[in-house]
Context: one part of a larger RNA
Molecule: small-subunit ribosomal RNA, central domain
Organism: uncultured bacterium
RNA sequence: CUGGGCGUAAAGGGCGCGUAGGCGGCGUGAAGAGUCAGACGUGAAAGCCCCGGGCUUAACCUGGGAACUGCAUUUGAUACUGUCAUGCUAGAGUUUGAUAGAGGGGAGUGGAAUUUCCGGUGUAGCGGUGAAAUGCGUAGAGAUCGGAAGGAACACCAGUGGCGAAGGCGACUCCCUGGAUUAGAACUGACGCUGAGGUGCGAAAGCGUGGGUAGCAAACAGGAUUAGAUACCCUGGUAGUCCACGCUGUAAACGAUGAGAACUAGCCGUUGGACGCAAUGAAGUGUUUAGUGGCGCAGCUAACGCAAUAAGUUCUCCGCCUGGGGAGUACGGCCGCAAGGUUAAAACUC
Numbered sequence: 001c002u003g004g005g006c007g008u009a010a011a012g013g014g015c016g017c018g019u020a021g022g023c024g025g026c027g028u029g030a031a032g033a034g035u036c037a038g039a040c041g042u043g044a045a046a047g048c049c050c051c052g053g054g055c056u057u058a059a060c061c062u063g064g065g066a067a068c069u070g071c072a073u074u075u076g077a078u079a080c081u082g083u084c085a086u087g088c089u090a091g092a093g094u095u096u097g098a099u100a101g102a103g104g105g106g107a108g109u110g111g112a113a114u115u116u117c118c119g120g121u122g123u124a125g126c127g128g129u130g131a132a133a134u135g136c137g138u139a140g141a142g143a144u145c146g147g148a149a150g151g152a153a154c155a156c157c158a159g160u161g162g163c164g165a166a167g168g169c170g171a172c173u174c175c176c177u178g179g180a181u182u183a184g185a186a187c188u189g190a191c192g193c194u195g196a197g198g199u200g201c202g203a204a205a206g207c208g209u210g211g212g213u214a215g216c217a218a219a220c221a222g223g224a225u226u227a228g229a230u231a232c233c234c235u236g237g238u239a240g241u242c243c244a245c246g247c248u249g250u251a252a253a254c255g256a257u258g259a260g261a262a263c264u265a266g267c268c269g270u271u272g273g274a275c276g277c278a279a280u281g282a283a284g285u286g287u288u289u290a291g292u293g294g295c296g297c298a299g300c301u302a303a304c305g306c307a308a309u310a311a312g313u314u315c316u317c318c319g320c321c322u323g324g325g326g327a328g329u330a331c332g333g334c335c336g337c338a339a340g341g342u343u344a345a346a347a348c349u350c
Stems, first nucleotide, its partner, number of pairs: 004321003007304002012318001014201004021194003025088006033081002035077005041071002049065006091191001092188004096183004103177007110154001115149007125136002162169002206247006215241002220236004258317006266295012299306002323350003332343004
């Protein structure tokens, strides 16, 4: 390189947007670049191959032919690909009405609970464990009642429920705002798909500056356990967890399954819409559509399993893999305040 692959064996980029590039719906016409056919020129000789000839054969030498799959010129063909022109509406999109939603950002409000503080009642314990002890308490704890402060999280509703590209999103109200679905008509007329680089978003932990700190809690201290116990258990407890702004850019960032399109038996749930039937009714029933689940046929698979939300049958584009270790390491580059990230080997060894 030709290949073969990527759910679990090595392998889908964490996720969007999008540049170049690649690929691209249905007609008509033009031209004839790609493509196809013919002609002509060239494609040295030798060699290879075929048919002969010469050395007693062979190697070797030698005659003829074929081949040289290519290139240039020229004549023609026009289905397909590309180009140009002109149309179309099935892809894509716009306008209008409607619907559901923890989608995002900001501001405000609320109740339960924990903790602390103040006050009342009240007395000797509380707490904790396998059992204890450290700890708290006669300077009045714990319990109980009333009040106050403050921070953080929002029980029930709650659901293989919903929304979001992913990360993720859950009290209530208001403001700003993104997307989806759906109905029918009108409009645009291929405007599309993918996407190397690039750019944006990106859990937790961590970092910088300034706040905040109720609970929890790395580190740390003490008490236990134990042969020891730098742990598991207990009592405390600081970073952190929270907010604002900035950085970091990684995760089992998982459906371990890239995106888009088309096609391929059925059955049962559930969420949102639309349209019918029936009905006192929000209950029922049927069709269709967008999601989300459970089974299951064909087919696929090493098996497990997947099975219209495919891992089936095909097409387009991107990413990635190529024995284990060394190693996601070294060196170098780029990025970062740092921690580190990213790109990424080799010797050697089995």